[in-house]
Molecule: c-di-GMP-I riboswitch aptamer
Organism: Jeotgalibacillus soli
């Protein structure tokens, strides 16, 4: 260096939930809290997937007509790296 970690140890991260920050929402920040994690470190401008739909577009109804509002559907430019693969970087140990 590579490989391995089903062993032991050091150190690390922290799901749900509660409070809290930001946000239209998804989600997120901080504190508490531990379900788990050998990359549960980073990358969403690497690809797929998932979530949300403010804004935009469409539809039908109503209406003299048009617009606005409301409803339904589609849509990411918003998110998720603790969904998967890839990329980058990295602690301990050699049972």
């Nucleotide at each position: 260096a590579a490989c391995a970690g089903u062993a032991a140890a050091a150190g690390g991260c922290a799901a749900a939930c509660c409070a809290u920050u930001u946000g239209a929402a998804a989600a997120u920040u901080u504190g508490g809290g531990a379900c788990g994690c050998a990359a549960a470190g980073c990358u969403a401008u690497c690809a797929g997937g998932u979530c949300u739909a403010a804004g935009g577009c469409a539809u039908a109804g109503a209406g003299a007509g048009a617009a606005a509002g409301a409803a339904u559907g589609c849509u990411a430019u918003g998110a998720c790296g603790g969904c998967u693969g890839g990329g980058c970087c990295g602690c301990c140990u050699g049972a």